[in-house]
RNA sequence: AUAGCUCCAGUGCUUAGUUCCCGGCAGCGAUUCCGGGAAGCGGGGAAACCACUAUUCAGGGGCGAAUCGAUUCGGGCGGCAUCAAGCCGCGCCGAUCCGUAGGGUACCAUCCACCCGAGUCCGUCAGCUAACCUCGUCAGCCUGAGAUGGGUCAU
Numbered sequence: 001a002u003a004g005c006u007c008c009a010g011u012g013c014u015u016a017g018u019u020c021c022c023g024g025c026a027g028c029g030a031u032u033c034c035g036g037g038a039a040g041c042g043g044g045g046a047a048a049c050c051a052c053u054a055u056u057c058a059g060g061g062g063c064g065a066a067u068c069g070a071u072u073c074g075g076g077c078g079g080c081a082u083c084a085a086g087c088c089g090c091g092c093c094g095a096u097c098c099g100u101a102g103g104g105u106a107c108c109a110u111c112c113a114c115c116c117g118a119g120u121c122c123g124u125c126a127g128c129u130a131a132c133c134u135c136g137u138c139a140g141c142c143u144g145a146g147a148u149g150g151g152u153c154a155u
Stems, first nucleotide, its partner, number of pairs: 012141003018039007026031001040137006050127001059125001060122004068099002072095004076090005102116004107150005112144001
């Protein structure tokens, strides 16, 4: 001098998931982590009035943008037939693949382009809902920071 590794920091993105204070452990340190508290943000339950007068095994409901549908394959269930083989039906379950309600991409709107369209919780139970009660504050990332117009800030 360069490269690698580790730990931090900065700029931002999805998300409610951020900020501050007190205490503790470890650490060279910056910091992380753990416990508690507060503010902010977010979710659930819960009267009257209103709504529903049905649909509680085809259980039902919540968080979330993540719903709904078609194709194919396998399984399962039911019926027909039966020595068997086979035929029909069912989204009942799983997978597959193509769409789709909906959602995202550095101030806002429009357009184009690209991406997502998951997962999970309650446990037979919940419409709305003031007071009140209660819970969460994770996780994952570094890009189209494109065009037009309108803003904001700085010089």